Predicted 3D model of a 73-nucleotide RNA (transfer RNA) from Denticeps clupeoides. The coordinates come from a structure-prediction model, not an experiment, and the mean pLDDT is 81. The source organism's lineage runs through Eukaryota, Deuterostomia, Euteleostomi, Actinopteri and Denticeps.
[in-house]
RNA sequence: GGGGACAUAGCUCAGUGUGUAGAGCGUAUGACUCCAGAUCAUAAUGUCGCGGGUUCAAAUCCCGCUGUCCCCA
Numbered sequence: 001g002g003g004g005a006c007a008u009a010g011c012u013c014a015g016u017g018u019g020u021a022g023a024g025c026g027u028a029u030g031a032c033u034c035c036a037g038a039u040c041a042u043a044a045u046g047u048c049g050c051g052g053g054u055u056c057a058a059a060u061c062c063c064g065c066u067g068u069c070c071c072c073a
Stems, first nucleotide, its partner, number of pairs: 001072007010025004019056001027043005049065005
């Protein structure tokens, strides 16, 4: 220098047929318990990496940029 993959909650990830952003773990509160753990109930999460475009509507499609990883040279 060329090509490809990935970027979504604190962590690991799902969601890619444009149509309400989700799960598990974790966290907080409550129940239970002498206390704690386990269990049960409830709750809070977020600029979907950044900027633009298409569309009535974009995490999802298109372009550019940034970062990480892989392959080729």

The RNAcentral record of the sequence draws on Rfam.